[in-house]
Molecule: c-di-GMP-I riboswitch aptamer
Organism: Peptococcaceae bacterium BICA1-7
RNA sequence: AAUACUAUUUGGCAAAUCUACCGAAAGGUAGUGACGCAAAGCUAGAGGGUCUAAGGGCGUUUUGUGCGGUCUAUGACAGCCAGUUGCUCCU
Numbered sequence: 001a002a003u004a005c006u007a008u009u010u011g012g013c014a015a016a017u018c019u020a021c022c023g024a025a026a027g028g029u030a031g032u033g034a035c036g037c038a039a040a041g042c043u044a045g046a047g048g049g050u051c052u053a054a055g056g057g058c059g060u061u062u063u064g065u066g067c068g069g070u071c072u073a074u075g076a077c078a079g080c081c082a083g084u085u086g087c088u089c090c091u
Base pairs, nucleotide, nucleotide: 012037013036018031019030020029021028022027035079041084042083043082047081048080049077050076051075055072056071057070058069061066
């Protein structure tokens, strides 16, 4: 460079529900189960955003205990955006 054949994936993850355990909660772990996902892999110490409020502060009430309200992350979410790494095919 040409010809021929084959292929255009192999496969992966796992929402909600339910069960058990952990947790104050958000939520997490395992099983069940698939809503969906070309990154639904990793990263919460690149950055933004969201959720919760045990503890603490403020305030209310009260003899006191308590009740409920509000603020707050050191707690949580990567299947919110994002950062970053990777697989396949075509041009």